The RNA shown here (small-subunit ribosomal RNA) has 1470 nucleotides and comes from an uncultured prokaryote.
[in-house]
RNA sequence: GCCUAACACAUGCAAGUCGAACGGGCUAGCAAUAGUCAGUGGCGCACGGGUGCGUAACACGUGGGUAAUCAACCCUUCAGCUUGGGAUAACGCCUUGAAAGGGGCGCUAAUACCGGAUACGGCGCGCGGGGCUUCGGCUCUGCACGAGAAAGAUUCGCAAGGAUCGCUGAUGGACGAGCUCGCGUCCUAUCAGCUUGUUGGUGAGGUAAGAGCUCACCAAGGCUUAGACGGGUAGCUGGUCUGAGAGGAUGGUCAGCCACACUGGAACUGAGACACGGUCCAGACUCCUACGGGAGGCAGCAGUGGGGAAUAUUGCGCAAUGGGCGAAAGCCUGACGCAGCCACGCCGCGUGAGCGAUGAAGGUCCUCGGAUCGUAAAGCUCUGUGGGGAGAGAAGAAUAAAGCCUGUGAAGAGCAGGCCUUGACGGUAUCUCUUUAGCAAGCACCGGCUAACUCCGUGCCAGCAGCCGCGGUAAUACGGAGGGUGCAAACGUUGCUCGGAAUCAUUGGGCGUAAAGCGCACGUAGGCGGCCAACCAAGUUGGAUGUGAAAGCCCUGGGCUCAACCCCGGAAUUGCACUCAAAACUGCCAGGCUAGAGUCUCGGAGAGGAAGGCGGAAUUCCCGGUGUAGAGGUGAAAUUCGUAGAUAUCGGGAGGAACACCAGCGGCGAAGGCGGCCUUCUGGACGAUGACUGACGCUGAGACGCGAAAGCGUGGGGAGCAAACCCCUGGUAGUCCACGCCGUAAACGUUGUGUGCUAGGUGUCGCGGGUAUUGACCCCUGCGGUGCCGUCGUUAACGCAUUUAGUACCCCGCCUGGGGAGUACGGUCGCAAGAAAAAAACUCAAAGGAAUUGACGGGGGCCCGCACAAGCGGUGGCAUGUGGUUUUAAUUCGAAGCGACGCGCAGAACCUUACCUGGGUUUGACAUCUACGGAACCUCUCGGAAAGUUGAGGGUGCCUUCGGGAGCCGUAAGACAGGUGCUGCAUGGCUGUCGUCAGCUCGUGUCGUGAGGUGUUGGGUUAAGUCCCGCAACGAGCGCAACCCCUAUCACUAGUUGCCAUCAGUUCGGCUGGGCACUCUAGUGGGAUGCCGGCCAAAACCGGAGGAAGGUGGGGAUGACGUCAAGUCCUCAUGGCCCUUAUGCCCAGGGCUACACACGUGCUACAAUGGCUGGUACAAAGAGCCGCUAAGCCGCGAGGCCAAGCUAAUCUCAAAAAGCCAGUCUCAGUUCGGAUUGCAGUCUGCAACUCGACUGCAUGAAGCUGGAAUCGCUAGUAAUCGGAGAUCAGCACGCUCCGGUGAAUACGUUCCCGGGCCUUGUACACACCGCCCGUCACACCAUGGGAGUCGGUUGCUCCAGAAGUAGGUAUCCUAACCUUCGGGGGGGAGCUUACCAAGGAGUGAUCGGUAACUGGGGUGAAGUCGUAACAAGGUAGCCGUAGGGGAACCUGCGGCUGGAUCACCUCCUU
Repeated sequence: GCCUAACACAUGCAAGUCGAACGGGCUAGCAAUAGUCAGUGGCGCACGGGUGCGUAACACGUGGGUAAUCAACCCUUCAGCUUGGGAUAACGCCUUGAAAGGGGCGCUAAUACCGGAUACGGCGCGCGGGGCUUCGGCUCUGCACGAGAAAGAUUCGCAAGGAUCGCUGAUGGACGAGCUCGCGUCCUAUCAGCUUGUUGGUGAGGUAAGAGCUCACCAAGGCUUAGACGGGUAGCUGGUCUGAGAGGAUGGUCAGCCACACUGGAACUGAGACACGGUCCAGACUCCUACGGGAGGCAGCAGUGGGGAAUAUUGCGCAAUGGGCGAAAGCCUGACGCAGCCACGCCGCGUGAGCGAUGAAGGUCCUCGGAUCGUAAAGCUCUGUGGGGAGAGAAGAAUAAAGCCUGUGAAGAGCAGGCCUUGACGGUAUCUCUUUAGCAAGCACCGGCUAACUCCGUGCCAGCAGCCGCGGUAAUACGGAGGGUGCAAACGUUGCUCGGAAUCAUUGGGCGUAAAGCGCACGUAGGCGGCCAACCAAGUUGGAUGUGAAAGCCCUGGGCUCAACCCCGGAAUUGCACUCAAAACUGCCAGGCUAGAGUCUCGGAGAGGAAGGCGGAAUUCCCGGUGUAGAGGUGAAAUUCGUAGAUAUCGGGAGGAACACCAGCGGCGAAGGCGGCCUUCUGGACGAUGACUGACGCUGAGACGCGAAAGCGUGGGGAGCAAACCCCUGGUAGUCCACGCCGUAAACGUUGUGUGCUAGGUGUCGCGGGUAUUGACCCCUGCGGUGCCGUCGUUAACGCAUUUAGUACCCCGCCUGGGGAGUACGGUCGCAAGAAAAAAACUCAAAGGAAUUGACGGGGGCCCGCACAAGCGGUGGCAUGUGGUUUUAAUUCGAAGCGACGCGCAGAACCUUACCUGGGUUUGACAUCUACGGAACCUCUCGGAAAGUUGAGGGUGCCUUCGGGAGCCGUAAGACAGGUGCUGCAUGGCUGUCGUCAGCUCGUGUCGUGAGGUGUUGGGUUAAGUCCCGCAACGAGCGCAACCCCUAUCACUAGUUGCCAUCAGUUCGGCUGGGCACUCUAGUGGGAUGCCGGCCAAAACCGGAGGAAGGUGGGGAUGACGUCAAGUCCUCAUGGCCCUUAUGCCCAGGGCUACACACGUGCUACAAUGGCUGGUACAAAGAGCCGCUAAGCCGCGAGGCCAAGCUAAUCUCAAAAAGCCAGUCUCAGUUCGGAUUGCAGUCUGCAACUCGACUGCAUGAAGCUGGAAUCGCUAGUAAUCGGAGAUCAGCACGCUCCGGUGAAUACGUUCCCGGGCCUUGUACACACCGCCCGUCACACCAUGGGAGUCGGUUGCUCCAGAAGUAGGUAUCCUAACCUUCGGGGGGGAGCUUACCAAGGAGUGAUCGGUAACUGGGGUGAAGUCGUAACAAGGUAGCCGUAGGGGAACCUGCGGCUGGAUCACCUCCUU
């Protein structure tokens, strides 16, 4: 221990008792007597027990009042208990009904009922006196009159008379109850007015008692913004939970009060009820029935059904405590005491303890070494709570009650003592013996918060999740396992409450930009309020008293072995009431003051307001003149106007609106706002002087007034401008005036009003004072306004800073996450548009502010780069690479803007080769280990496409400690090999790119709450963060530069294979002797910011001389921090996954070479600066023995044959070509161009079919300088010309290197692209390839409206009127009393009146459910249309308003800066 259905209940029990009040029946055979029982009578049944429906109320709490009251039983005190009478139930007989029950006649008793007597008190009435008083009355006391009581029983005794209980009248008390008052007690104003018995009075009635409680009459009151009335919700409290407290939430158990008892109404009885287990009526429901009628009320204890996430036994006992009755025994008691069920809570205990390392087995992990579970287990030694068995065995019970005995006593009364009896729990608690470590551990978690980590499985799936978030193939986050952490007979989850939350802030918050100051004033209620002295004592402070129930909380003790729990005592209960005291502060009353406030006087300033009048410039229109073909307008145009004369220009006229310059962060006003001049009327502020009033003040909920633009109504006016689809030509409302509405703006200083205090500096406007002056300035100074800068202070920062956002005080308004939404509904205002006031469901985990670093901008500044500009060179065919609807058995794979595409590939016929088809193979082509055999190896051979296989023969090696060993080959088995299979998004390494751009950082210091800044910014300069200067910085690192290589010049050294000036020889070739001067070779060195001038702070820059070279001399190598999940698993390496008679390995053939097409990169061209033919000149750098190959001969040629030299400064490739000198071609698709194709060949190679290169002859395509667009290049460069090399058997138009010839142009930085630095804006941070808005379409969700419809609650007007009470009563009935005997009095029934429940009718209000259709809103992975906003977002944005539009939106009017940029003005700083 039913929080839900105050839902419905089967069955049993929960209130009876008394025979010592009474008559009687029955039983014991009868009497006596005893027992028992229905009835009369008494007391009780109003307690105890249950529940929380209703109730927002004197219901509850707390403190008072009752002088306005009652009170059975109990206690105290006083006085009594007398005498009569008539009935009636039971019972008997009869009768009725199914029953429940009922009727008639007859008999009878009482402590039932009634009359009379008596009356100490008491009560009523009348007349007095005393005291008190709130003047109402209360109280004490005296006299007279009147009415009014009672019951007996038991017992002792012969009796008289006592005793006990009971009864009556009064007194006081106790217990209990009624009424009443102050204060406290939920939400809602989208409930603002409510009320007719209502408010009061008089009188009457009524009650125990005051009262409109009720009635008659009279008056018209009463309540309310300090929240009436209405609606919603709710029993209240002690307490309980939480909290440091103040508070917040709550009211289950226990205790106090209230309310209720199937629903509604009503009374009766009684001390007490309008009565849980009583009555009557109505209603709903259930049950019984013979259909005529009856019965019932678990929100008592158990229990049942139902509802629900959810809550127990139809138990035992009156032994204890308590209650009712009784004289008592005793009876009754689902109160209570116990037991049962539930880990629901709290508390305690156990599931073992000690030793024990082969660190066992096993599990898990593993870097394969081991680690961990783990002293854990096993094993050894102990203990014995709980459990089981056996035995013993309480307290609760004794000062209670009864019985018996004794004593006292007259007594059986009372008192004292003794004996005996009584236990539901229960053979329970507890104790003893025994038994055996034996029978007793789970749950959650392990990504962070938050203590605790690994493996496997899964692969954005399955799933987890309190928040952030995990999961897309290496998941500490899912699932399992091992291990760990936490708690433990529990552990988690869910729900609720408080806390943290200073996140409703009294303690204890805010409002410039984060949510938040009303658009502004005036002023009511209210709140707050200057100085001095006095009084009172309401607030305030202190003391005393009463109360603040008990329990609980807290403290000290005590009892259960401890604890929980229980008991005793104390403290506390912060409150309320009463009383005494104080008088500082606030307040009341009264007195005074002048510093706040105000009045008077003088003075000047001003776009302050209202009305009337006047003026000039300009636009437009009209008339006239001059004049001719265009004008106008735009980015460009067109519509439009114009030869019927426009535009232009001159003159005249008309009309409306607005007032250039002055003009100024100047002035005025409360704000909105106000601008030509004059007049009239009028408000406010300011300065100065003295006088006066004497706190007259401040703020201000409501209320009232003013209030830009747009808009509305009526009337007028209409020149210009101008919503109605960017812009344009036009143009309507409107803009203007009058009157009336509207009441909103970014109505902003995004900063409410008032007052005091708290450094300065500098402008400006108004008034005044001082000094000085002829005077005006200047200067010093006071008051009031208006700006800027700035100290303290403050602020999250930005900023504010005497005009405060500082420091304080008073008052008002407002805020409480974003969206939904300033929306819906209801009401108010408005002619309307709409305004003010103002939610919820639902949804998200953010929305937002300020500042920081980046990135970005169709922002700004400065500066670089073949970036642009200035120049010179490139799209047909072919080659090559790529893509591809493709094709194929396969067309292997990768690379994808720059930074993929003559890239990997420095060279695919086989091989390569990874692909396909077919044929084979399985310890394997390759590595290590074991066993056996054999040297290795070589030759021939069957069949086969080859791989592979068969057979035959030859061959016996090397080292040795003589055991054997090393290498190689073969066979066998298994460990394993192997994979160009996947993942470059698991990786290493390497590479590309920004970019050879000048940047990227650190230490210490310093600034900032912090992110971060400074240094690195600034002024110069540079190719450069290069250098200099300055500087809260001072230094340093990686980058730059330099150091390295090549090249240009010189010197020295060296002199062959190189060279040859001089000498000699010569075949005339440096060929030979000779020489090393020169060239050259290749090593070491020199050589360049040094000098002069200009400019200059320095650094540097410019110019000049000299010099081979001049400002980095030229070129190369060298690539900071980082970016791109850039590229590569197919170079290599490597984690994980996958294949293992195959995704491995071998072989043959094929493919990578396909082909309507497109693109990239090249070659070659279109020709005369050329082609062809002939002659002739000049390089550099390389390569070469599986090689380069001379010379000679053959071939038209590719090439072939033969054959010297060279392992190279010696020989060879090797001829350089363009060029130069001649000739020819003569502008043509050609003697240009060479594609394509045919035929014939050469070379390489096992092999040129698919698919090589080259040669000869023949063929002779496109193409005549190239659209849009685009690429490279700034000097020995572009362009052009040839040479060599790597790869390579062969194959280059590619790539790399080499030299020959050798230009043009650069004004310059506006623009395109890229980059660097500074600055600015930002709603971006995946960083503009960003972010993001609205319509539309689809799905889902909640919600508003809605013809209606269905319910709940309720008002008003009626109808009706049960039971009951009260009144009336003419009808009927009637024991007690009276009687004159007729009757009366009194009573009852019936009838009737009033009130009234359910019910019925009508009409409203309100709340809710539901609804075709409809409105917007929210969410959603992907959709459609646009691009509105964020950068100057490409038309700056936004606010209000109006019109328009697919949509975001556009436009007009007024406003704001929360707009970038440039210029100017003002002010400030230096």
Its mean pLDDT, the model's own confidence on a scale to 100, is 82.